Description: A computed fold for a 73-nucleotide RNA from an uncultured Oscillospiraceae bacterium, annotated as transfer RNA. The sequence was found in a public genome assembly. It matches the Rfam family "tRNA". It is annotated as a transfer RNA.
RNA sequence: CCGGGUGUAGCACAGAUGGCAGCGCGCAUGGUUCGGGACCAUGAGGCCGUGGGUUCAAAUCCCGCCACUCGGA
Numbered sequence: 001c002c003g004g005g006u007g008u009a010g011c012a013c014a015g016a017u018g019g020c021a022g023c024g025c026g027c028a029u030g031g032u033u034c035g036g037g038a039c040c041a042u043g044a045g046g047c048c049g050u051g052g053g054u055u056c057a058a059a060u061c062c063c064g065c066c067a068c069u070c071g072g073a
Base pairs, nucleotide, nucleotide: 001072002071003070004069005068006067007066010025011024013022019056027043028042029041030040031039049065050064051063052062053061
């Protein structure tokens, strides 16, 4: 330099065909317990890597850029 993949909650990830942003773990509060763990209930936490475009509507489609990663030269 050329090509591919990935980027979504603290962590690991899901989210066909555009239309409410989710699961598990973790965290907080309450219950249970002599206390803890385990278990049960409730809850907080995201402007979906970034900047544009298309659209009534974009995590999703299109373009540029950035980071990580794989392959080639």